[in-house]
RNA sequence: GCGACGGGCCGUGACUGGCGCUGUUAGGUGGGACUGACCACCGGGGAGCGGCUCACCGGGUUCUCCCGGUGUAGUGCCGAGUGCCUGGGCCGACUCC
Numbered sequence: 001g002c003g004a005c006g007g008g009c010c011g012u013g014a015c016u017g018g019c020g021c022u023g024u025u026a027g028g029u030g031g032g033a034c035u036g037a038c039c040a041c042c043g044g045g046g047a048g049c050g051g052c053u054c055a056c057c058g059g060g061u062u063c064u065c066c067c068g069g070u071g072u073a074g075u076g077c078c079g080a081g082u083g084c085c086u087g088g089g090c091c092g093a094c095u096c097c
Base pairs, nucleotide, nucleotide: 006054007053008052009051010050011049012048015045016044017085018084019083020082021081027042028041029040030039031038055070056069057068058067059066060065074091076090077089078088
């Protein structure tokens, strides 16, 4: 410098807030807050991470196995419709120690 710009299964899983509107359904119960946007339990969502496997890319090779990998780098992804707010998490890039 170039290429793959993926799928499935299992496990784990941060975060999962307040008010209004629509709605059959936009969680439930109990408590609290507007100097707020929280607590507990249940239910649901869930990025990310790990493992296995399939496909693909690159390399190696004893020749059918082995190794590494498969968006951008931020208008990025996540917390069950929508609007206005509040507060977090995750992955990556860059800089410094």